[in-house]
RNA sequence: CCGCCCUUAGCUCAGCUGGAUAGAGCAUCAGAUUCCGAUUCUGACGGUCGGGGGUUCAAAUCCCUUAGGGCGGG
Numbered sequence: 001c002c003g004c005c006c007u008u009a010g011c012u013c014a015g016c017u018g019g020a021u022a023g024a025g026c027a028u029c030a031g032a033u034u035c036c037g038a039u040u041c042u043g044a045c046g047g048u049c050g051g052g053g054g055u056u057c058a059a060a061u062c063c064c065u066u067a068g069g070g071c072g073g074g
Base pairs, nucleotide, nucleotide: 001073002072003071004070005069006068007067010026011025012024013023019057028044029043030042031041032040050066051065052064053063054062
């Protein structure tokens, strides 16, 4: 320098043939249960979908650009 992949909740990740309320598990908090805890159950909280721009009636999803990380090639 060139090519490919990853980036979504505090953490690990789904969702990427565009369709409309953005999800799961764990963690945290609250409640139930218990003599108190643990376990289990219920609920809540939590997101500018890495940043910016564009296409579209509609973008996590498509296009451009940019940042960080990984792999390969020269």